About this RNA: Transfer RNA from Acholeplasma sp., 71 nucleotides, folded computationally. It matches the Rfam family "tRNA". Rfam's curators write: Transfer RNA (tRNA) molecules are approximately 80 nucleotides in length.
RNA sequence: AGGGCUAUAGCCAAGCGGUAAGGCAAAGGACUUUGACUCCUUGAUCGUUGGUUCAAAUCCAGCUAGCCCUG
Repeated sequence: AGGGCUAUAGCCAAGCGGUAAGGCAAAGGACUUUGACUCCUUGAUCGUUGGUUCAAAUCCAGCUAGCCCUG
């Protein structure tokens, strides 16, 4: 320099154009003498900037970061 892959909550991770599942952790509550266990509730402008679309985590382009391959 060229090419490929990945980016979703504190961590892991699903989501094939119709308003984001689940697990762990965290906060609040119930229970308990206290704690643990158990149960209930709560949380995401999806790396970033634009574009396409009635509608974008999803499609397209640029950029950023990480990993890999070629030279």
Its mean pLDDT, the model's own confidence on a scale to 100, is 81.